[in-house]
Bacterial RNase P class A from Saccharimonas sp. (SeqCode), 333 nucleotides, folded computationally.
RNA sequence: ACAGCCUGUUGGGUGGUCGCCCCGUCUUGUACGGGGAGGAAAGUCCGGGCAGCAAAGGACACGACAGUCGCUAACGGCGACCGGGGGCAACCCUAGGGAAAGUGCCACAGAAACGAUACCGCCUGUAAAAGGGUAAGGGUGAAAGGAGUGAGGUAAGAGCUCACAGUCGACUAUGGUGACAUAGUUGAGAGGUAAACCCUGUCGGCUGCAAGGGAUUGGUGCAUAUGAGUGGUCCGCUCGUACCAGUCAAUAUCCGCUCGAUCGUGUGAGCAAUCAUGCGACUAGAUAGAUGACUACCCUCGACAGAACCCGGCUUAUAGACAGGCUGUUAUC
Numbered sequence: 001a002c003a004g005c006c007u008g009u010u011g012g013g014u015g016g017u018c019g020c021c022c023c024g025u026c027u028u029g030u031a032c033g034g035g036g037a038g039g040a041a042a043g044u045c046c047g048g049g050c051a052g053c054a055a056a057g058g059a060c061a062c063g064a065c066a067g068u069c070g071c072u073a074a075c076g077g078c079g080a081c082c083g084g085g086g087g088c089a090a091c092c093c094u095a096g097g098g099a100a101a102g103u104g105c106c107a108c109a110g111a112a113a114c115g116a117u118a119c120c121g122c123c124u125g126u127a128a129a130a131g132g133g134u135a136a137g138g139g140u141g142a143a144a145g146g147a148g149u150g151a152g153g154u155a156a157g158a159g160c161u162c163a164c165a166g167u168c169g170a171c172u173a174u175g176g177u178g179a180c181a182u183a184g185u186u187g188a189g190a191g192g193u194a195a196a197c198c199c200u201g202u203c204g205g206c207u208g209c210a211a212g213g214g215a216u217u218g219g220u221g222c223a224u225a226u227g228a229g230u231g232g233u234c235c236g237c238u239c240g241u242a243c244c245a246g247u248c249a250a251u252a253u254c255c256g257c258u259c260g261a262u263c264g265u266g267u268g269a270g271c272a273a274u275c276a277u278g279c280g281a282c283u284a285g286a287u288a289g290a291u292g293a294c295u296a297c298c299c300u301c302g303a304c305a306g307a308a309c310c311c312g313g314c315u316u317a318u319a320g321a322c323a324g325g326c327u328g329u330u331a332u333c
Base pairs, nucleotide, nucleotide: 001329002328003327004326005325006324007323008322009321010320012298013297014296015295016294017293018292020036021035022034023033024032025031026029038304042315043314045313046312047311048310049309050208051207052206053205057235058234059233060232062204063203064202065201066200067081068080069079070078071077082096083094084093085092086091097199098198102197103196104193105192106191114146119138120137121134122133123132124131148164149163150162151161152160167188168187169186170185171184172183173182174181175180212255213254214248215247216246217245218244219243220242221241222240227239228238229237230236262281263280264279265278266277267276268275269274299302
């Protein structure tokens, strides 16, 4: 220099004028001061908090997930590693338990699609056939009995036998927390499919902020389990309920509602995810739903996009700008 790989940051800036939502202050005025979208606020796909019903218990059903070790409030998420696949490499991809429990399925073609079978071929047989042997070679197919090469063997052949190599299982040793790796011994050869049923293991109760939320006194009626609630089903568990009147609160208001597994920064532990700790910060909270309009200047001329209970992830969308680490090739020193 060219070609590539992997991360991280940012997402127009500074003013003026007029508005909108929230908070605070007082001199209570259309006053003054302060705050006002995102990395995805999105999809609502997972997980949790919170709330109601047993601060949700048992069984069955159903669903999700599936290498190992960690992280976490939790996860189907994340990190590191193992196995498999791709790349010269940096690095990337991986629904990755069980087919030696059972059942099912394997289109077309083909003789045959899995305890079966022989179309061509080879051998035998014969006058020629039929028949018998064989499964090396050919043919069909996505896949053909499923161990390659060589030798022996045979009528012809064949793991039929042997040598070497390979595959799978078991055991032993060594290394590793482990998945697993390496070496040795030994055994085996009847395919594939579990994003088919199924089996094994782990996890999951249901409903979602339109969740949910009053206090107290008296009286009357009904009920004490054949009722009501909890809802995939059964068990279990819980329970008084309706009306009238009074007081406080309230007129669709108020609370929940934003201080939180929060954010910034430093230090320490760890390969990392993450954890511990010091200091600092308070950063939208509406309920018809605010975050806008006009304008001046500057630049690289500005993408995707708009909160509605909160948080951790995943996925999807995203113009441009910036930073860091690494690989290969070529050239020069």
Lineage of the source: Bacteria > Bacteria candidate phyla > Saccharimonadales (SeqCode) > Saccharimonadaceae (SeqCode) > Saccharimonas (SeqCode). It is recorded under the gene name rnpB. The prediction has a mean pLDDT of 79. Of the family's consensus pairs, 96% are formed in the model.